[in-house]
RNA sequence: UCCCUCGAGGAGCGUUGCGACGGGUUUCACUCCCCCGCCAGGCUCGAGGUGUCCACGCCGCGGCCGGCAGGUUGCGGGCGUAAGCUGCAACGGCGCUCACGAACU
Numbered sequence: 001u002c003c004c005u006c007g008a009g010g011a012g013c014g015u016u017g018c019g020a021c022g023g024g025u026u027u028c029a030c031u032c033c034c035c036c037g038c039c040a041g042g043c044u045c046g047a048g049g050u051g052u053c054c055a056c057g058c059c060g061c062g063g064c065c066g067g068c069a070g071g072u073u074g075c076g077g078g079c080g081u082a083a084g085c086u087g088c089a090a091c092g093g094c095g096c097u098c099a100c101g102a103a104c105u
Stems, first nucleotide, its partner, number of pairs: 001051001003049007010098006018042001021037004041091001055081004059076007
């Protein structure tokens, strides 16, 4: 960091429908256009996972230098990159209802 899964962002009902997805049409085939269906957590934050990969550190294998210690270099995502305390979001079409908080009466 792509993707997947889970969680959080108070809860629900109705409605419209973009993207994505599924189907149809089209075509030699694919795609676009078009039609139908589905559709208002697709966003942000966090956790975990497969893979990929920058950096740093470690490890493994090989080359070179060296009496040794060690140094240097190449390859390999092979491993790791934290813990504690304190505090805390922003946003999500339209309509309605509830909950919660504040103010006024």
SAH (S-adenosyl-L-homocysteine) riboswitch aptamer from a Betaproteobacteria bacterium, 105 nucleotides, folded computationally. It matches the Rfam family "SAH (S-adenosyl-L-homocysteine) riboswitch aptamer". The family has 52 seed sequences and 1,354 matches in Rfam 15.1. The organism belongs to Betaproteobacteria, within Bacteria.